[in-house]
This is a predicted structure of a 508-nucleotide part of an RNA (small-subunit ribosomal RNA, 5' domain) from an uncultured bacterium. Its mean pLDDT, the model's own confidence on a scale to 100, is 82. It matches the Rfam family "Bacterial small subunit ribosomal RNA". Gene Ontology terms of the family: ribosome and structural constituent of ribosome. RNAcentral holds the full RNA, with entries from ENA and SILVA.

Context: one part of a larger RNA
RNA sequence: GAACGAACGCUGGCGGCAUGCCUAACACAUGCAAGUCGAACGGGAUCCGGACUUCGGUUCGGUGAGAGUGGCGGACGGGUGAGUAACGCGUGGGAACCUGCCCAGUGGUGGGGGAUAACUGCGGGAAACUGCAGCUAAUACCGCAUGAGCCCGAGAGGGGAAAGAUUUAUCGCCAUUGGAGGGGCCCGCGUUCGAUUAGGUAGUUGGUGAGGUAACGGCUCACCAAGCCGACGAUCGAUAGCUGGUCUGAGAGGAUGAUCAGCCACACUGGGACUGAGAUACGGCCCAGACUCCUACGGGAGGCAGCAGUGGGGAAUAUUGGACAAUGGGGGCAACCCUGAUCCAGCCAUGCCGCGUGAGUGAAGAAGGCCUUCGGGUUGUAAAGCUCUUUCGGCGGGGACGAAAAGGUCCGUGACAACACCACGGACUAAUGACGGUACUCGCAGAAGAAGCACCGGCUAACUACGUGCCAGCAGCCGCGGUAAUACGUAGGGUGCAGGCGUUAAUC
Numbered sequence: 001g002a003a004c005g006a007a008c009g010c011u012g013g014c015g016g017c018a019u020g021c022c023u024a025a026c027a028c029a030u031g032c033a034a035g036u037c038g039a040a041c042g043g044g045a046u047c048c049g050g051a052c053u054u055c056g057g058u059u060c061g062g063u064g065a066g067a068g069u070g071g072c073g074g075a076c077g078g079g080u081g082a083g084u085a086a087c088g089c090g091u092g093g094g095a096a097c098c099u100g101c102c103c104a105g106u107g108g109u110g111g112g113g114g115a116u117a118a119c120u121g122c123g124g125g126a127a128a129c130u131g132c133a134g135c136u137a138a139u140a141c142c143g144c145a146u147g148a149g150c151c152c153g154a155g156a157g158g159g160g161a162a163a164g165a166u167u168u169a170u171c172g173c174c175a176u177u178g179g180a181g182g183g184g185c186c187c188g189c190g191u192u193c194g195a196u197u198a199g200g201u202a203g204u205u206g207g208u209g210a211g212g213u214a215a216c217g218g219c220u221c222a223c224c225a226a227g228c229c230g231a232c233g234a235u236c237g238a239u240a241g242c243u244g245g246u247c248u249g250a251g252a253g254g255a256u257g258a259u260c261a262g263c264c265a266c267a268c269u270g271g272g273a274c275u276g277a278g279a280u281a282c283g284g285c286c287c288a289g290a291c292u293c294c295u296a297c298g299g300g301a302g303g304c305a306g307c308a309g310u311g312g313g314g315a316a317u318a319u320u321g322g323a324c325a326a327u328g329g330g331g332g333c334a335a336c337c338c339u340g341a342u343c344c345a346g347c348c349a350u351g352c353c354g355c356g357u358g359a360g361u362g363a364a365g366a367a368g369g370c371c372u373u374c375g376g377g378u379u380g381u382a383a384a385g386c387u388c389u390u391u392c393g394g395c396g397g398g399g400a401c402g403a404a405a406a407g408g409u410c411c412g413u414g415a416c417a418a419c420a421c422c423a424c425g426g427a428c429u430a431a432u433g434a435c436g437g438u439a440c441u442c443g444c445a446g447a448a449g450a451a452g453c454a455c456c457g458g459c460u461a462a463c464u465a466c467g468u469g470c471c472a473g474c475a476g477c478c479g480c481g482g483u484a485a486u487a488c489g490u491a492g493g494g495u496g497c498a499g500g501c502g503u504u505a506a507u508c
Stems, first nucleotide, its partner, number of pairs: 001508002006504005013355006020347001021313001026311003030308003035072003040069002047062006079266003088191007097183003102179008110144001112142002119134006150159003164171003192238003199229003204226008241263004245256004268289005291302004319345001321344003327341001328339004358388004368379004392449001394444005402435001407429008452497005457478003463492005473480002
């Protein structure tokens, strides 16, 4: 000098864009953060209308809440950096693999069965919840048939599928081939410090066989052999998420890994599997533990390293805000619903950038202050005065872009038996804005509301007076202060930077 996720001191006008628990992966009150589908299914509260009515209601039609079965999604998105020195990451290769939804192709979708929630009845329990019996549906479950292709097999042969819904044209379903995207696995090289860590290793190293996996493999097991790693640093210990990048530097390099992006790991601590195309399963399950809460003492409930927010720790880090309008995601044919992702707003000079705090004129060089050799010098064109302007702020008026997709009507093309419907294209129409009455713009008044901080001995730009008297104090280094201190304190003056200026910490 640069730079910062900074903090502290003094000061503080406006705007834009960014950033904002670096500490206790400490504990968490409260709300929200993952649902959706009636075009899979049985059923149906409520309300509306008609009929009947013994005025209790019954029945028919419509509406369709909540719950349940089922499907898809809860493996994405969001958070954190504890652990990890590792094929974890980076980079370049590889072969023995999987892949829901999506795209392209091929073939199929026949015929049956038995249950079960919801519901009803009877219970148990303080609660959480739960038992028994009975009824019922499905795109839930299970056989049979068929099977081009598929799987097993040397072959013969064997095995093995489906689901329907509705507004009738679509959406689905099954098998299989290929693709795209995603993922699993293996290897070369690179990846901190310590030798005051020198030996380490028995599933250990290899083989045979078997099991297991989507898949290769000591991944696991039986047997056999005795190997394997290591001063080119094994093992052990310490530290640490890695990278693109970021900061600095002329570069080489050094330091670093906040925000953004990729990968990994984790989700109260430890362990385990289930489901599924896919699981570290954050807002799933089971077990154990610590902690907190409820309890009728028998037993239960919970997991903010999601967004806000609270306590605590700390030098220190924000609102219990708005909206799904846009982008994206999940579900759905769609309408639409959900979305603390996201987009916005709020707070903070935390940073970067921009603007303003006025402009011109004005010498009697006013007054006052300070200095003085008492002549004067300086503050200083500075002020006042005069002439102007009105950014920003204030008040008032107008007022966006971000929003055209989708929807509707018509036309054309394709497909079709079809002028339905559907797909594509075109024309017209027209709904939708959280931000926000914001940006922007017009007008009004008036210089009006807006400057500080550090320094002035040398390094280093900037000097005098007074006070103090090795005291009080200063200090980054050298060093100042013991009676004329440009070095302490105050004042005047000056220098530097400026909505900031200085200090401190760590880095180059």